[in-house]
C1' cells in the first nucleotide's frame, strides 16, 4: 500500500417538524432543527414503494424516492 473490521481521533451529513420558495403532484431547493447514519458521498442498473396526464377505470406513457433493498463506483481516520 491493499482487505477485513470499527475503539479513539479530526470532522461530516441531517429524520421528523417550523418556515420561505419551485412543482398538478410524488417530491425538491434555502434558513432553522436533530431522529439518526461508518459512506445517510454519487449513480435511477435490477426489485420495491409513491405521483401524474389522457381516460369511467385500466393499459400505455412519463416521474419521484439514493434515510427501502440490493448492486455500481469513489472516499476520512487507523486500535482489536
Nucleotide at each position: 500500500a491493499c482487505u477485513c473490521c470499527g475503539a479513539a481521533c479530526c470532522g461530516c451529513u441531517a429524520a421528523a417538524c417550523c418556515u420561505c420558495g419551485g412543482g398538478c403532484g410524488a417530491c425538491c431547493g434555502g434558513g432553522g432543527g436533530g431522529c439518526a447514519g461508518a459512506a445517510a458521498g454519487c449513480c435511477g442498473c435490477g426489485g420495491g414503494u409513491c405521483c401524474c396526464u389522457c381516460c369511467u377505470c385500466a393499459a400505455c406513457g412519463g416521474g419521484a424516492c439514493a434515510g427501502c433493498c440490493g448492486g455500481g463506483u469513489u472516499g476520512c481516520c487507523g486500535a482489536c